[in-house]
RNA sequence: CCCGCCAUCGUCUAGAGGCCCAGGACGCCGCCCUUUCAAGGCGGAGACCACCGGUUCGAAUCCGGUUGGCGGGACCA
Numbered sequence: 001c002c003c004g005c006c007a008u009c010g011u012c013u014a015g016a017g018g019c020c021c022a023g024g025a026c027g028c029c030g031c032c033c034u035u036u037c038a039a040g041g042c043g044g045a046g047a048c049c050a051c052c053g054g055u056u057c058g059a060a061u062c063c064g065g066u067u068g069g070c071g072g073g074a075c076c077a
Stems, first nucleotide, its partner, number of pairs: 001073007010026004018057001028044005050066005
């Protein structure tokens, strides 16, 4: 330098045009249960969907660019 893949709650992830002002698990907070703790039950908070633009009636989802990460390739006179 070229090509490909990835980026979503604190963490791990679901999602593939309208069912999503985004769901689940763990963690966190509150209550219940328990002699206490753990486990269990119920509820709650928590994500500008990496960023900028475009397409579309409508974008987390499709397209272009940027940034970062991973992998491969090329170069190494």
Molecule: transfer RNA
Organism: Chloroflexota bacterium